[in-house]
Context: one part of a larger RNA
RNA sequence: AGCGUAUGGGGAAUGCCUAGGCUCUCAGAGGCGAAGAAGGACGUGAUAAGCUGCGAUAAGUUGCGGGGAUUGGCACAUACAAAUUGAUCCGCAAAUUUCCGAAUGGGGCAACCCACUAUAUUGAAGAUAUAGUAUCCGCAAGGAGGCAAACCCGGGGAACUGAAACAUCUAAGUACCCGGAGGAAGAGAAAACAAUAGUGAUUCCGAUAGUAGCGGCGAGCGAAAUUGGAUUAGUCCAAACCAGUACUGUUACGGCAGUGCUGGGGUUGUAGGACCACGAUAUUUGAUGCGUAAUGAAUUAGAACACUUUGGAAAGAGUGGCCAUAGACGGUGAUAGCCCGGUAUAAGUAAAGAGCGUUAUUGAUAGUGGUAUCCUGAGUAGUGCGGGGCACGUGAAACCCUGUAUGAAUCCGGCGGGACCAUCCGCCAAGACUAAAUACUCCUGAGAGACCGAUAGUGAACCAGUACCGUGAGGGAAAGGUGAAAAGAACCCUGAAUAAGGGAGUGAAAUAGAACCUGAAACCAUACGCUUACAAGCGGUCGGAGCCCUUUGGGGUGACGGCGUGCCUUUUGCAUAAUGAGCCUACGAGUUACUGUUGCUAGCAAGGUUAAAAUUUUAAGAAUUGGAGCCGUAGCGAAAGCGAGUCUGAAUAGGGCGCCAUAGUUAGUAGUAGUAGACGCGAAACCGUGUGAUCUACCCAUGGGCAGGGUGAAGCUGUAGUAACAUACAGUGGAGGCCCGAACCCGUUGACGUUGAAAAGUCUUGGGAUGACCUGUGGGUAGGGGUGAAAGGCCAAUCAAACUCGGAAAUAGCUCGUACUCCCCGAAAUGCAUUUAGGUGCAGCGUUGAUAUUAGUUUUAUAGAGGUAGAGCUACUGAUUGGAUGCGGGGGCUUCACCGCCUACCAAUUCCUGACAAACUCCGAAUGCUAUAAAAUAUGAUCAGCAGUGAGGGCAUGGGUGCUAAGGUCCAUGUCCGAGAGGGAAAGAACCCAGACCAUCAGCUAAGGUCCCAAAAUGUAUGUUAAGUUGAAAUAACGAGGUUGGAUUGCACAGACAGCUAGGAUGUUGGCUUGGAAGCAGCCAUUCAUUUAAAGAGUGCGUAACAGCUCACUAGUCGAGCGAUCCGGCAUGGAUAAUAAUCGGGCAUAAACAUACUACCGAAGCUAUGGACUAAUUUAUUAGUGGUAGGGGAGCAUUCUAGUUGUGUUGAAGGUGAACUGCGAGGUUUGCUGGAACGGCUAGAAAAGAAAAUGUAGGCAUAAGUAACGAUAAUGCGGGCGAGAAACCCGCACACCGAAAGACUAAGGUUUCCUCAGCUAUGCUAAUCAGCUGAGGGUUAGUCGGGACCUAACGCGAACCCGAAAGGGGUAGUGGAUGGACAACAGGUUAAUAUUCCUGUACCUGCUCACGUUAAAAGUGACGGAGGCGAAAAGAUGGUGCGUGCUGACGGAAUAGCACGUUGAAGCCAGUGGUAACACGGCGAUAGUACACUAAGACUACGGUUGCGGUGAUAAUCCAUUGUAUCGACUUCCAAGAAAAGCGAGUGAAGCAGCCCGUACCCUAAACCGACACAGGUAGUUGGGAUGAGAAUUCUAAGGUGCUC
Repeated sequence: AGCGUAUGGGGAAUGCCUAGGCUCUCAGAGGCGAAGAAGGACGUGAUAAGCUGCGAUAAGUUGCGGGGAUUGGCACAUACAAAUUGAUCCGCAAAUUUCCGAAUGGGGCAACCCACUAUAUUGAAGAUAUAGUAUCCGCAAGGAGGCAAACCCGGGGAACUGAAACAUCUAAGUACCCGGAGGAAGAGAAAACAAUAGUGAUUCCGAUAGUAGCGGCGAGCGAAAUUGGAUUAGUCCAAACCAGUACUGUUACGGCAGUGCUGGGGUUGUAGGACCACGAUAUUUGAUGCGUAAUGAAUUAGAACACUUUGGAAAGAGUGGCCAUAGACGGUGAUAGCCCGGUAUAAGUAAAGAGCGUUAUUGAUAGUGGUAUCCUGAGUAGUGCGGGGCACGUGAAACCCUGUAUGAAUCCGGCGGGACCAUCCGCCAAGACUAAAUACUCCUGAGAGACCGAUAGUGAACCAGUACCGUGAGGGAAAGGUGAAAAGAACCCUGAAUAAGGGAGUGAAAUAGAACCUGAAACCAUACGCUUACAAGCGGUCGGAGCCCUUUGGGGUGACGGCGUGCCUUUUGCAUAAUGAGCCUACGAGUUACUGUUGCUAGCAAGGUUAAAAUUUUAAGAAUUGGAGCCGUAGCGAAAGCGAGUCUGAAUAGGGCGCCAUAGUUAGUAGUAGUAGACGCGAAACCGUGUGAUCUACCCAUGGGCAGGGUGAAGCUGUAGUAACAUACAGUGGAGGCCCGAACCCGUUGACGUUGAAAAGUCUUGGGAUGACCUGUGGGUAGGGGUGAAAGGCCAAUCAAACUCGGAAAUAGCUCGUACUCCCCGAAAUGCAUUUAGGUGCAGCGUUGAUAUUAGUUUUAUAGAGGUAGAGCUACUGAUUGGAUGCGGGGGCUUCACCGCCUACCAAUUCCUGACAAACUCCGAAUGCUAUAAAAUAUGAUCAGCAGUGAGGGCAUGGGUGCUAAGGUCCAUGUCCGAGAGGGAAAGAACCCAGACCAUCAGCUAAGGUCCCAAAAUGUAUGUUAAGUUGAAAUAACGAGGUUGGAUUGCACAGACAGCUAGGAUGUUGGCUUGGAAGCAGCCAUUCAUUUAAAGAGUGCGUAACAGCUCACUAGUCGAGCGAUCCGGCAUGGAUAAUAAUCGGGCAUAAACAUACUACCGAAGCUAUGGACUAAUUUAUUAGUGGUAGGGGAGCAUUCUAGUUGUGUUGAAGGUGAACUGCGAGGUUUGCUGGAACGGCUAGAAAAGAAAAUGUAGGCAUAAGUAACGAUAAUGCGGGCGAGAAACCCGCACACCGAAAGACUAAGGUUUCCUCAGCUAUGCUAAUCAGCUGAGGGUUAGUCGGGACCUAACGCGAACCCGAAAGGGGUAGUGGAUGGACAACAGGUUAAUAUUCCUGUACCUGCUCACGUUAAAAGUGACGGAGGCGAAAAGAUGGUGCGUGCUGACGGAAUAGCACGUUGAAGCCAGUGGUAACACGGCGAUAGUACACUAAGACUACGGUUGCGGUGAUAAUCCAUUGUAUCGACUUCCAAGAAAAGCGAGUGAAGCAGCCCGUACCCUAAACCGACACAGGUAGUUGGGAUGAGAAUUCUAAGGUGCUC
C1' cells in the first nucleotide's frame, strides 16, 4: 500500500413530522383620504437591542356588556406590583393620536429650517401657548387633490414572431404608457331585425359553426339571423300652447313684438302632441317617519368507562359496559365516541336590522272623440376627397365614425332592408336616464383537496423583500425538528481556562447533551486477518497453491497461469490522441386542454346522444328534468332542381357517379396529428416604459495652483547719423501657445508583474510645465440620443447603439441531453422534387392489425424476344503496318510545239501481309428477362394504425473518370460491416471460416494449424534450395559456365573434349604506300600458289622496322564421353533512410519450398444431456429465439385515492449486514440500529424510475502540507505583565522618513475617540495587543463654520404660451456657494472637548431711556493677465549682554569653557513714523516659561534613577542679515476682464437679551474611493537647518516610524 471485517469521525441524504404555502367552494366586503390616508421616521417598558402593540394620556385611558382566577405581549430572569371592592382577557362605543408623507403658512437634501396674523402671559425686546394662513372648481353652500390587487370604459399604441425568405397580411388593437369610474363598468327601451311568416330594449351562457364569408384566396382571420336558456323594467326632456317675471325695441301710450329666466303643458310611428269638445279623481308605486321583527358581537348549557395486562407512559391488547339529533376535528407520556377542548342540538344578546304593517308626511303615474292651423332635436342627414371601425385587406361594398369641402327635407316628410332602381315591408335619427342576469378578488369568515411536505410548496414554514449587490432604476439568498416533561447535567477530576474532555447525577433512552430525532454516500481514520519490495496492471473474469476464520454448510485473502484497449455521444468507421463527466447525495426533460383520426372496451341501435340551464339531495367527477343542436338513415348535379336514381345530351342512346348489397352513435381508454411554450436547456438580436453625466466627453458659473534658473521682442533714453526721416551702436525695458527644470498633468522606451501588491500597476527612461495649461465645488446635455481638436472615442471596470424591467417560455431546418425489466419482429443511408443539398414531401425498405387469395420464391422441361462478352472486317463506317503494282502529280532532260524519256520524290485503285473501334457489325454466346407445365416451399398482395431512413462504407466482378494513381470519385451486380459476437489472419469494422436463447471439467469438425512460447506430427514418401533465400509484404529492366530438370542438335573407341609433347613452313619483306611497313599503321586483291600429318599473303602480344612469344591447324600421348542452342524450378547481383527492431518471438538446413498421403488439434459451427421462452398445428410434436433506428407485447418498482383485509412500543417506516427466491426489473425472512407509524389484495390516478445535458444545489476530495503570507527602511539586547512573548509595555542601542512616512482643515466615513474587562471569530503567523468583542464614558460657542443676510450658473415656478393625455416652456417671484457681507484673544484645564469649559482682558447686534437727524440719492460694494518696484508681520541664522546649571582621570585653567533659556496675544489709547496697509510706543502683564527646591508614586544592580503635585524667584521687551504672507502705488498687453445684499446718520450712560445646527476621531489614510488592515487615487494650508539658484539632490531637527510572520 491492496482486499476484507469491526469501530469511529465527517456530512446531512432517507424516513417520519408540520408551524407555512398552493388551488378552489360558499358567504361577506368591495374602498381609505384635508375630521389628514396608504406608507414611514422618532419615541414609548423597572431593567429593553429586535419584533409586536401603542403615541408625550405612548405593551396603554374611559364607558357599557361578557367572564370568573390569576396577571404584568413574543420572552422561560430578577426586582416590584395588580387582582373576588372582579384584575388579566373577549366584544362594542369613545378619548388621545409627536414629526414626515396629497402635505396644504414659506422653504427644503422626507421625518428638518424659517415665518406672518389674532388673542393671552411679560414694562419692552425676545420667548411661550392656542387658533388660523396652499392651490383649483364653484355666486355661495360646498367639493376636488393622494393611495389601492384584479375586473371595466376611453385616448395613444410596438416588435420579436408566423408566412419555412419578405413588403400587403399575421403577431394584435396584444404588451406597454396615459385619462377616468364603480362595486361592478360598459350597453340599453328600435330612424332594430326579418322576409310575404313573424319578432319586439340591453347583457351573459349553450348551439348555429370552424358554417357564410374575408384572405400575396398564401399564412391565416372568421361572423350573423335564428334557436335553447339565465335575468327581466321601463322612463324623462327639447318644441308647439299658456302664465309669471326682468330687460330691450316700438307705439296711435291702450298696447304690440322680441330676448332671457321661472312655472304649467307635453314626449310618439296601426304617428303623437298642442288646439277644440267631452269626462274623471281611478290605478300603481318610490322616499322618509313610526311600529313590529327573523337575524345578529363577546358568551352560556351540552351525553356516555371501568378493570386486567405489557410498558417510562395506555388511548394498544384482553374482558365486560355505556352515550349518540354528538362516531367532525384537535389535544392528552403509543392508536380515545364515553379523559380535555369541542361537536349535534338548544339558549342568550348591545349596536345594527332584511322583511312586514302603517289612519303619518311627501313625490311620481292615466282616458274618449274631432283634424283647419302649429310643433316633433341643422351646419344635422346626405354628398366629394382622405382615413378608421364593422368577421369583411376597396372590393360590386351596403352600414357606423369623422379630418377636410359642401350641404337638404319638415308628415303630401324622413331613414333602413349589403352597389343601384322599382315595388313591398320595417322604423322615426340628429337630447337624456335606467336595476337584474355578466367580469374580478388587495381583503374578512367558514370549509374543501387521488395538491406540496423543507433542493418541494410562495422569493419568504425561521424577525424575508431581510442579509447582501448596485450611483440608481433594480436584483435578491441561505436558514425547520432535544425530550412526554428542562428533569438543560449539582458535585469531583484533567486543563491556563467561562475551551474541551472524563466521572457522578437526570431520563425509557445521553451514540436524545443543546454543533441535540433518524443519521445513508462521497471523504478521513483506528484495530485485526490475508497479501505485497524484478513488477507493466481499463484492475475484471476463469482456474487455483498456500494462510486465516468457521455453526463444517461455508466465508476472507489470492502466489502463479489463461483471456481481456472504460462509459456515453456522434459517426461509413472511435481504446482512440474526437465530445462530456473530479467524487457522492438530492433535484433534473413527451405533459395538459380542446379539436380530428384509427384501434380496443361498454351502452343503445335505424337510430344514437344531450349542451347551457333548472330541480332534488345523503353534498357526490350524484340523480332527475332539459331534444335546442349534432352525427347517421340517399344520391346526383356548378346550380335551379329531380330523386333509387341523377348529370351530360336533341336523345328513351352511350357514358360518369350512385342504388341493388346499408351500421351507426354516445362515452371511456390507447396510438397518433393539429392549435397552444408542447420533450428539456441554450442565442446573437428586435421592440416598449423607465434609470443613469458621483466615471468619462463637452459646456456654464465661481474659486484655487504653477520651486528656481535662462533668453532678452516691441517701446523708451542717449550718442552717431539724415535736409527731415531712415539707419547704426550703447543702455534701459521685460514680451513670448519662448528655453532648461521641480510640484502638477501626461504616459515615449525597456524590464518586472500576468491564479498581480494592482480587473492596467511598479521601477527605469521620457513629453508638457504662463498655457488651446492643470485642478476643486455647484450645475447643464440621455440612448438611434448626447458629447466628440474624430480614435467609432467616451456616456459609472459595459458601447458600430448604455443599463434595468417588461413583450417573453421571442425564434433556433442547429448542438447537447432525455431516467426500470423481459419477450417477438426488424430497417435505411435509394428514386423523384425542393432558394434544395447535414432540412422536408411522396415513393421504396420495417412493424402491428384486418381482409381476400395462390397471385410470391426456387428447380426442371419447353417456347420465345434480344445484339452484350467474344470475334470479325476484300461484310459496312472509320482508322491502319510492311510489300507489290504505279492511275495521277512534282522535279529533271529533250523539243519551235506535240509526242516522248528519266526519277533513291508524293501517291490513287487493286493484290499480298499484319492488325484496331463506347457512339463499326457479315456474326455472336453465358447469365439475366418473358410465357407455359410440373414439383417443392411459404411467401406475396390490398386496406388501416405507427414509424425510422433519405451522410453510408469496405471487398469482389463489369464499367465511366483519373495517370488502366489513390484507403480517390461516379454507376451496376453480389457480399459483408453498418445493426454481428465466436475461430483464423501476431495485433486489424467489413479478408477466410462461421450466424451467439441458457448451462455442462462431453464428442465431431471448418478456416487455419501440429519444435518451444501455444492445443495438436520433431509424421510418411519423393524432390528442390545453401541464399537464413525462406519461414511477413512488394520488389523491375538488365546481368551471370550458381545449381537442377526437360527438349533439339553436333562430335566421339576409325579415339572425341581437356591437359601434356612436337610442329605451326615456302614463293614472300605479296603489291601499293612509306623515312621504314617484313602476317600484324593504312590501302588493294579472283586472299594466290607450293611443301605438307598440318600451317592464314595470318587470331593476338610485341619491335623504329625486323626479331621474339602465341593462336588457328596437325601429329603423338591419354581412353569415354564431349560441345552448342532453346525452355522450366529454386537460388544470385541489381537492393538505397533516418530510436535496437523485427519471420509474432525464440529459432530452424528444416521447424524452408514443391508434390502426394495418413493422424491429430481447432469455433459461441454441428452433435449429446438438461433447462427457459416464442410461434404453428396434428396437443405432443415440429420449427425457432444476434441485433442499431424503429414497430408490437407482457411485466416490476415509486407516490397518492377508494374498497377490503391486516401488521405495530412483546417495536412501524427508514438505515445497515446476512440468508433464501424470481429469466429480470425485483421480492421475502432474519440479526443490529431506530422509536411511530406501515403493509397485502382488487381497482383507479400520476410532479412515476438518471451516469452523462462544459446540467442545478449542497457536501467532500485532488493538486498539497505545495504556492503564498502584499514594497529588501532593520533589527538586537535587558526588564515587565502573563499559562504562554521575535511581534504587547518600559528602557538602552541601531535603522528609516523629514515639501514627509511631520502638523492642520474641506469632502467622505459615522463612534473608528477615551477607560476598564476579554481573546471564540476578525488581524494573511502568535498575541497578554488592536481600528476586534463586551460594558461604561466622551463632542459645551452671540464672536469658528452654516442658517435666521445677498446673489451666479442652474432648478422650481402664480401669470401666460404650446401640446392626443402624461406633459414641455416660462414672467413676477422663489430656491441655490464654489463668491460678497459679518463681532475674541492669551493662558490654564480633561483619560477623552476646547478661539466652545475656567481665569483674565475684549468686541458686535437688538431692546429700554435721553439727545440729534429727518432724506433720499450720488457714490461705494465692484473685480482680467503679466511684470518689476516699495513697505512689511511671522520665521530662520549670526553676534553681544544677561539668567541658570554643569565642568575634566595625570596636571593646569574658573574674570574660563560648554549646554539651555533670554518669551509675552487679541484689544484699547487726543502719542510717534508712514501715501496707505501697517509699524513703533504705552496699557494689557502681580499672567506665563526656562531654572531651583520639595516630593506622592514607580523602577532598582540597593549605589541610585525618574518625577504627579506643590513652593520659590529672575534674566534683552537688544543689534545685524535674510525674508515671505500681506499691503501700496505703478508699468505694460489684448482676449477688455460677475451679480445682489451690505455700507452710505447717529451719539451717550446703565441695564437686559443673544436662537437653531456642526464641533469626538481618521483625513496622501489600516477609519475616505478602490470586494481586503490593497505598493493605486484624493482639493486646500503649513512645511525648520547644512549644501545649493531652488519646494531639485544628499544628510539632518521637531515630530513620526521600523511597513503584522